[in-house]
RNA sequence: UCAGACGGCCGGGCGGCUGCUGUCGCUUGCGGCAGAGGAAAGUCCGGGCUCCACAAAGGCGCGGUGCCGGGUAACACCCGGCCGGGGCGACCCGAGGGAAAGUGCCACAGAAAGCAAACCGCCGGCGUCAAGCCGGUAAGGGUGAAAGGGUGCGGUAAGAGCGCACCGCGUCCUUGGUAACAGGGAUGGCAGGGUAAACCCCACCGGGAGCAAGACCAAAUAGGGGCGGCACAUGGCGUGCUUUUGCGUCGUCGCCCGGGUUGGUUGCACGAGGCGCCUGGCAACAGGCGUCCCAGAUGAAUGGCCGUCAUCUCUGGUCAGGUUUUCCUGGGCGGGGAUACAGAACCCGGCUUACAGGCCGUCUGACCAG
Numbered sequence: 001u002c003a004g005a006c007g008g009c010c011g012g013g014c015g016g017c018u019g020c021u022g023u024c025g026c027u028u029g030c031g032g033c034a035g036a037g038g039a040a041a042g043u044c045c046g047g048g049c050u051c052c053a054c055a056a057a058g059g060c061g062c063g064g065u066g067c068c069g070g071g072u073a074a075c076a077c078c079c080g081g082c083c084g085g086g087g088c089g090a091c092c093c094g095a096g097g098g099a100a101a102g103u104g105c106c107a108c109a110g111a112a113a114g115c116a117a118a119c120c121g122c123c124g125g126c127g128u129c130a131a132g133c134c135g136g137u138a139a140g141g142g143u144g145a146a147a148g149g150g151u152g153c154g155g156u157a158a159g160a161g162c163g164c165a166c167c168g169c170g171u172c173c174u175u176g177g178u179a180a181c182a183g184g185g186a187u188g189g190c191a192g193g194g195u196a197a198a199c200c201c202c203a204c205c206g207g208g209a210g211c212a213a214g215a216c217c218a219a220a221u222a223g224g225g226g227c228g229g230c231a232c233a234u235g236g237c238g239u240g241c242u243u244u245u246g247c248g249u250c251g252u253c254g255c256c257c258g259g260g261u262u263g264g265u266u267g268c269a270c271g272a273g274g275c276g277c278c279u280g281g282c283a284a285c286a287g288g289c290g291u292c293c294c295a296g297a298u299g300a301a302u303g304g305c306c307g308u309c310a311u312c313u314c315u316g317g318u319c320a321g322g323u324u325u326u327c328c329u330g331g332g333c334g335g336g337g338a339u340a341c342a343g344a345a346c347c348c349g350g351c352u353u354a355c356a357g358g359c360c361g362u363c364u365g366a367c368c369a370g
Stems, first nucleotide, its partner, number of pairs: 001366010012309007020035007037341001041352002044350005049210004062206005067081005082096001083094004097201002102199002104195003119141002121137006149167006168190001169188008214266004224257007235250005273292008310339007318331005
């Protein structure tokens, strides 16, 4: 210098004018103060809080989680490791328990896809040759995502863990580590193909609904109930097609009680809180001390305009250098454009997704120079 990896941060500043929401003050229409985010988003996990259900414990069912250790209120999150895979590397990715309990499935192709099998080959025998038949084999070819360990030597009619060496795998012992796991030794000729985000097995965890939860106040008016005053029925209304008959029911005024709708208050802004320092820890994080108070709307406020600066970008002419039409680089001057994603709604911890432009730190590889 170029190409990358990982982590963190900002995401417009200042001034003026004019609005909106909350709150405080008084001289009651003015003034002071405060007013979105890193994701407020998706609503995917985990909690606080509230109501409902429920003796306790256990079992069954259903759902979730799943290498090991730690952190946390908790988690599917985070940190540190292990193993497997990818990359020259920094580093990245992994639902990462069990396939020797059982069941199911393994498309197409292929002879054969699971108590193995034999298409082409190879070898032996029969056959005069050929065609063919019988037997052996699983080295080679072919199919497939996957073909019953791999490479090599020996061996053999050809072959084969048939024998041997190394690698892989199983079992046992041992060393290190809290553990996952890793190293070493002995032993077994190889048994046990894959698939559990298929059923299943094992271990652990889990009641349901959600601030439109829940609590309180309470109008006009329309219902309900009680008490009292007045009125009355040989009546009115309903039922039945109609009549008799039967059954049910009753107007108005005043006071009181209780439930509900609209509406209002609360829940609701001091909290697993922010910032700084110290201590412990590799870290996530924990503890201590100090300091700060930091949005509360409810058709839903937190905005708009102007000026100026900043960053990026396009462009005009000009100056300087390289070059000597062209073109490239840089300086100052002028004009234009852009400044994202998105907006709280009970709160908190995470995850995921979106984001114009820019800044910082650590590290890796290649090349050059000293």

RNAcentral holds the sequence, with entries from ENA. Bacterial RNase P class A from an Alphaproteobacteria bacterium, 370 nucleotides, folded computationally. A source record names the gene rnpB. Its Rfam family is "Bacterial RNase P class A". Its family is annotated with dimeric ribonuclease P complex, tRNA processing and ribonuclease P activity in the Gene Ontology. Of the family's consensus pairs, 95% are formed in the model. Model confidence (mean pLDDT): 76 of 100.